[in-house]
This is a predicted structure of a 135-nucleotide RNA (c-di-AMP riboswitch aptamer (ydaO/yuaA leader)) from a Bacillota bacterium. The coordinates come from a structure-prediction model, not an experiment, and the mean pLDDT is 77. The sequence was found by an Rfam model in a public genome assembly.
RNA sequence: CGCUCUGAUCGGCUGAAUCCACGUGAGUGGAGCGGGGGAACCAGACCGCCCUGGGGCGAAGCUCGCAUCGCGCGAGCCGGGUUGUGCUUCUACCCGAGCCCGACAGCUAACCUCGCAAGCCAUGGAAGUGGAGGG
Numbered sequence: 001c002g003c004u005c006u007g008a009u010c011g012g013c014u015g016a017a018u019c020c021a022c023g024u025g026a027g028u029g030g031a032g033c034g035g036g037g038g039a040a041c042c043a044g045a046c047c048g049c050c051c052u053g054g055g056g057c058g059a060a061g062c063u064c065g066c067a068u069c070g071c072g073c074g075a076g077c078c079g080g081g082u083u084g085u086g087c088u089u090c091u092a093c094c095c096g097a098g099c100c101c102g103a104c105a106g107c108u109a110a111c112c113u114c115g116c117a118a119g120c121c122a123u124g125g126a127a128g129u130g131g132a133g134g135g
Stems, first nucleotide, its partner, number of pairs: 011121004018031005032116006042106001053104001054101004061077006078096005085130007
């Protein structure tokens, strides 16, 4: 000097996953944010063939090729994130998982109902433009 690991503090990121009050505590209630179910209208509806479930949260999908016993690999398109505001464009780096319902759900006012976790430090750069507040 560099790298790695651990702990603490500060500052932050993905995400709806935060805040307040009461309670000795377990917990309860509220605000806020987010998800699901759920009318009319609309969509849908008929005929033939093929397949065999269908649906939800989430950015986490589609197509093509390769290779498999299986797990996978590559490319293109598309989607998402990045540290001090929003939007647009360019560029750099990264992500495209996982889980749930259980034969069942289009949209959907009233109404009903559920969640407020988990995991991290990609700690980007440039240009244009808009809004708010303060001086």